[in-house]
This is a predicted structure of a 136-nucleotide RNA (SAM riboswitch aptamer (S box leader)) from Actinoplanes subtropicus. NCBI's taxonomy places the organism under Bacteria, Bacillati, Actinomycetota, Actinomycetes, Actinoplanes. The model forms 97% of the base pairs in the Rfam consensus. It matches the Rfam family "SAM riboswitch aptamer (S box leader)". Its family is annotated with regulation of gene expression in the Gene Ontology.
RNA sequence: ACCUCAUCCAGAGGGGCAGAGGGAACGGCCCGUUGAAGCCCCGGCAACCACCGCGAAGUCUCGAUGAAGAGGCCGCGCGCGGCAGGUGCUAAUUCCGUCCCCGUCCUGGCAGGCCGCCGGCGGGGAAAGAUGAGAG
Numbered sequence: 001a002c003c004u005c006a007u008c009c010a011g012a013g014g015g016g017c018a019g020a021g022g023g024a025a026c027g028g029c030c031c032g033u034u035g036a037a038g039c040c041c042c043g044g045c046a047a048c049c050a051c052c053g054c055g056a057a058g059u060c061u062c063g064a065u066g067a068a069g070a071g072g073c074c075g076c077g078c079g080c081g082g083c084a085g086g087u088g089c090u091a092a093u094u095c096c097g098u099c100c101c102c103g104u105c106c107u108g109g110c111a112g113g114c115c116g117c118c119g120g121c122g123g124g125g126a127a128a129g130a131u132g133a134g135a136g
Base pairs, nucleotide, nucleotide: 003134004133005132006131007130008129013042014041015040016039017038021031022030023029025098026097027096028095043090044089045088048086049085051082052081053080054079055078058073059072060071061070062069094128099125100124101123102122103121104120105119108115109114
């Protein structure tokens, strides 16, 4: 690299170096010489993992024999809280769309009932991507 799982409508910027790009691809639309990418410093956000506490569940003991109740343990897993060690993030929902499905509207077809490509709008799901954890 590939693979698995979880999350992705919340949140959070200043300075220095640098000097033209950046927002993954494409289309759109944005950001950028009032300074992009990149690097460094200092902050901030969040809470995935680690760590800590509590609870539930589970299990064991006492009690009891239908029980109620009391206590111990509690690795992995579950819930809540704390912390901020390892990551991450700090324009716009992953900026929006792309593929599929549903609803609706316009237009069109049709003798009519009705149907429905493209397109607009709304909703859902994928795919891809990002981050974390794992596996390898």